[in-house]
């Protein structure tokens, strides 16, 4: 140099074009004398980034960054 595949919450990941979810963490609250377990809650995401296509993008086209893998 060519190819393919990942880029969403503090982490690990879901998410068939029509409202962004879970686990674990956090932060509050119950239970405890006090931790821990365990219940209820509650905050956290410009969905790598800039275009397009659509009525309507995390989803699909295009670029570019960033990382993993094969081939050479």
């Nucleotide at each position: 140099g060519c190819g393919c595949c990942c880029u969403u919450a503090g982490c690990u990941c879901a998410g068939c074009g029509g409202u962004a979810g879970a686990g674990c963490g956090u932060u509050c609250g119950a239970u405890u004398c006090a931790c821990a377990u365990u219940c209820g809650a509650a905050a956290g995401a410009u969905c790598a980034u800039a275009g397009g296509u659509u009525c309507g993008a995390u989803c699909c086209c295009u670029a570019u960054a960033g990382g993993g893998c094969g081939c050479a």

A computed fold for a 72-nucleotide RNA from an uncultured bacterium, annotated as transfer RNA. Its Rfam family is "tRNA". By type it is a transfer RNA. Its family is annotated with triplet codon-amino acid adaptor activity in the Gene Ontology. The coordinates come from a structure-prediction model, not an experiment, and the mean pLDDT is 84.